[in-house]
RNA sequence: GAGGGGUUUCGGGUGGUCGCUCCGGUAUUUUGCCGGAGAGGAAAGCCCGAACUCCGCAGGGCAGGAUGGUUCGUAACGCGAACGCCGGGUAACCGGGGGAAAGUGCCACAGAAAAUAUACCGCCUCCGCGUGCGGGGGUAAGGGUGAAAUGGCGAGGUAAGAGCUCACCGCUUGCAUGGCGACAUGGAAGGCAGGGCAAACCCCAUCCGGAGCAAGACCAAAUAGGGAAACGUUUAAGGGCUGCCCGCCCGAGUUUCCGGGUAGGUCGCAGGAGGCGCCGGGCAACCGGCGUCCUUAGAGAAAUGAUCACCCCCCGCAAGGGGAACAGAAUUCGGCUUACAGAAACCCUUCUUUU
Numbered sequence: 001g002a003g004g005g006g007u008u009u010c011g012g013g014u015g016g017u018c019g020c021u022c023c024g025g026u027a028u029u030u031u032g033c034c035g036g037a038g039a040g041g042a043a044a045g046c047c048c049g050a051a052c053u054c055c056g057c058a059g060g061g062c063a064g065g066a067u068g069g070u071u072c073g074u075a076a077c078g079c080g081a082a083c084g085c086c087g088g089g090u091a092a093c094c095g096g097g098g099g100a101a102a103g104u105g106c107c108a109c110a111g112a113a114a115a116u117a118u119a120c121c122g123c124c125u126c127c128g129c130g131u132g133c134g135g136g137g138g139u140a141a142g143g144g145u146g147a148a149a150u151g152g153c154g155a156g157g158u159a160a161g162a163g164c165u166c167a168c169c170g171c172u173u174g175c176a177u178g179g180c181g182a183c184a185u186g187g188a189a190g191g192c193a194g195g196g197c198a199a200a201c202c203c204c205a206u207c208c209g210g211a212g213c214a215a216g217a218c219c220a221a222a223u224a225g226g227g228a229a230a231c232g233u234u235u236a237a238g239g240g241c242u243g244c245c246c247g248c249c250c251g252a253g254u255u256u257c258c259g260g261g262u263a264g265g266u267c268g269c270a271g272g273a274g275g276c277g278c279c280g281g282g283c284a285a286c287c288g289g290c291g292u293c294c295u296u297a298g299a300g301a302a303a304u305g306a307u308c309a310c311c312c313c314c315c316g317c318a319a320g321g322g323g324a325a326c327a328g329a330a331u332u333c334g335g336c337u338u339a340c341a342g343a344a345a346c347c348c349u350u351c352u353u354u355u
Stems, first nucleotide, its partner, number of pairs: 001351010012311007020038008040326001044337002047335005052212004064208005069083005085096004098203002103201002105197003120143002122139008151169002154166003170192001171190003175186004216267004226258006238250004274293008312323004
């Protein structure tokens, strides 16, 4: 210098003007004024795990669902870290994960055959004759088909061949050593059982009660129900006419209290498994201690916007012109996934050049 890999940060700034929502203060009562606050790294998914709330629950099982190398981390997880094995890459690094020798099932097309087995071409042998063909038998080394072909390779062996025999590799079984473990290494025995698919059923292990902030709690109108008490039903309570009394009319209920509860209001609800810094433990994820900060959106059908100037980025000699992604809180938190114009930082790796 060129390419690659990993981790992380930012994703417009300052000021003015006009608006929107909420909070506090103040004058008042419709409103005005002053001050303050007002989206994200993903607020997104309706994915996973929790907090919180209500309901259910002696204990256990079936069914159903999820997860799936090992050990740690964590409140928990399907998340993360380290390690192990397999696969990819020159490497940094990336991807994958129980069981297919418990059982059942499936494997298109091509091909003889897709897993009780079997033979299209070929190779070897026997028989026949019309002497290069037909038929019988053996074989699976070679060819051919396929994504995948019945351990691989070499030697021996044979009519030709074949784990038929042998060495090495692989595999299975059991042993030893190392490791917490996944697993690794070593040597022994066995000619060799083992095609693929479990995001097919299934088997094994572990975990899982249900519903969700429209959860739920509190305060509590009017109307209509409920309960209690008092008065009253022709000796008439109460009501209407009226300022009051009398009078007249209506008249079987009236009044008070209590309780549930709707509308409405308040809480839940913003200080938290919180951020940052230092120190300590740990390979790391992470944990502990100390200090410090508030980094307060919290409405309840939903406000967070527009514009101007300068800075910034791109094109252009200049004048000038253009540009700024994905996206929008709704109880909260930890994750994962997905979307994203552009910019920046650190570490690692490969090649080349120079010293």